[in-house]
RNA sequence: GAAGACCGGGCGGGAGAGACCGUGGGCCGUUGUGGCCGCGCGGCACCGAAGGGGCAAUUCCCUCGCUUGAAACUCUCAGGUACCAGGACUGCUCGGGGUUG
Repeated sequence: GAAGACCGGGCGGGAGAGACCGUGGGCCGUUGUGGCCGCGCGGCACCGAAGGGGCAAUUCCCUCGCUUGAAACUCUCAGGUACCAGGACUGCUCGGGGUUG
């Protein structure tokens, strides 16, 4: 002590799917069988982009089986289904990092 991989910070971009039904609780309001809650529980429907699970080539092996094995594919456990938030991934920038030289 360059760039890149990788990690982190800041500022941006960033999809999908019921503001569903029942019920309990709390609050407002004060008699209208009213309204509200980033509340709980249950039910049905749905989404795929936190996280998690599954696998093809490959690897191991004489062969089978076993092992290894990625994703935006797939499952929907978790999560989510107005806005907000969150959000894989991503642009710019700052720092770490340590290889070649």